[in-house]
Parts: sequence; C1' cells; structure tokens
RNA sequence: CGACAAGUGUGGUCUGUUGAUUUCCGCUUCGGCGGAGGUAGGAAAGUCCGGACACCACAGAGCAGCAUAGCGGGUAACGCCCGCCAUCCGCCAAAAUCGGAUAGGACCAGUGCAACAGAAAGCAAGUACAGUUCGGCUGUAGUGAAAUCAGGUAAACUCUAUGCGGUGCAAUGCUAAGUAUAUCGGCAACUAAGGGCGGCUCGUCCAAUGUCGAGGGGUAAGCAGCUUAAGUUUUGUAGUAAUACAAAAUUCAGAUAAAUAACAGACAUCUCGUUGCUUGCAACGGGAAACAGAAUCCGGCUUAUAGCACUUGUCGUUUU
Repeated sequence: CGACAAGUGUGGUCUGUUGAUUUCCGCUUCGGCGGAGGUAGGAAAGUCCGGACACCACAGAGCAGCAUAGCGGGUAACGCCCGCCAUCCGCCAAAAUCGGAUAGGACCAGUGCAACAGAAAGCAAGUACAGUUCGGCUGUAGUGAAAUCAGGUAAACUCUAUGCGGUGCAAUGCUAAGUAUAUCGGCAACUAAGGGCGGCUCGUCCAAUGUCGAGGGGUAAGCAGCUUAAGUUUUGUAGUAAUACAAAAUUCAGAUAAAUAACAGACAUCUCGUUGCUUGCAACGGGAAACAGAAUCCGGCUUAUAGCACUUGUCGUUUU
C1' cells in the first nucleotide's frame, strides 16, 4: 500500500417558491386570517424480553407450567450491559500475545441415546494369543468415536438452586345520544345457584327475583389518556469498564384513515472523465446515494443496510 473478515460511528446542509400539520400570541363576519416556533429512524422493523402507566383487586397457599444458570459489578428492571475466570476456534512446530465464540449448575438420584464395524456397546457377556493362585483372574491384540461396575451426551427426558399474577392505549376514564330485554329455556334461596381472582385444587370476595344460555333491539359520536421523558447534549469528578454523581444548556412529531411534502438552485460527500502541475492538489463537466416511514411511552436484544470514516485481526506486495 492492497485484499478479505469482524466491530463502531455516520447515513446530508442551506436558500427560495408553493403546500400539509401542530403549539403559543393577536384578530375574527366564527368560515378563518396574520405573526413567531416545531414536524419521521438508527433501526420507526420483528413483537422476542424487561418495565412505566391503567384496570381486574383488598389479597393468599399448594400442585402443574414457564424462565434463568461460572464469579462479581451495573441498571427502574431484564433472558440485557461491563469486568474477571474457564472452555473452544484462528494465527503458531508448540506456547505466549492478540482477535473471536459460548444455551458456562448436576451424568454416583433415575431413565434414555450412539449407524457401520466388531464376539460383544453394558453392573452384561466374551473372539484370538499369553500368563495364571485355574476364577474372564490378569494382560496384549482385532473392530470402533467409545470395550472389563468404562467413559460421552442434559438447546436428551430429568434433578438441583433461584425467580414468575393477568390483560393491555382496541388499557382505561368522562360526556352526549338512543333503546325492548317484548319473548323462550336451565339452575336457584344466605348451609349460596351463578360469577371474579393465570391453568387446576383449596381458600376468599361479589351476589337474590338473581344468574347462565337462546333469540331480538339500541349505540359505534365527541373529549381525555397524548407526549417533560428512569429525557437529551456538553463539561468535570470517581471507576479497568458498564455506569454513577454534580454543574450548565435545552424542549427536539402527536396525526386519527392517518400530516411531517413537492419543485428549483447552491454547497458538502463519493465516483468517472478531461486539463494543468509541485504526484497529490486545483479547475471544469457528467453521474450517484442503501435499509427503509411513527400511532401510549421508555430500556434492551435480534434482523436489514449503498457509500464514507475509524479500530482490530489475517494474508499478500514493496521499501528500509
């Protein structure tokens, strides 16, 4: 210097014209008008984890089920992150260093599984040879990944330890409007029919003209929830780090069938060509840009990603 691999960051800026939406202020003939601001992501995706918040609900015990699993630390919490150890992989003759991966407790609690080959794949039996205390008792050889109460395997069943309410903004709350429970059937009386509490049991709570079911009728409109957040940025201190604390600055979508845009120009980035020259710069011209679009919000993980920049590792080449 180049190629490959892994990881991290970024993934456009400004101006003008027209348009959409929202916050605040003013005006209004209540239709709107004017001014000043804001307006899609690093993953908004997957819906896989953990929560905030809301309701069930005032709240349990056991069994089943599910999840996690080395040792510490971080966090609101986690199945997440950081550090250390261990094992494995790459480089290497080997090791160390470096980089990367890990679903990393237990195989003497028990049950399973292992093709072919081999005499035989398990508390058993027994091929060939040798030794022998004559007992497959001991050893060697064959086959095989594994052969004498043997090891291997638990993202095999299982066991151990620890932990776990449910449903979810289509949660939930308020307002307006409207109607028919006309009818049929089952169960049923405070010692509770029926219903709620994750699946079951116990227990507990509500409950009397009640409850379950069939059939039928009305409504499906508006407002709130709705964006100040365990927030973000910068600096300092502590710490190996993840992070924590302090100070300062800042407000950065809130739509409701779904707005956050279109056109033009310039600049920036990358790339190609031409010219000049100090070989790496400048000028001119052309071209290009991936994955992709909020819907209650936040912290993670996973997946996709053109180009550019940076870090690490491996290989090759050149020079010294």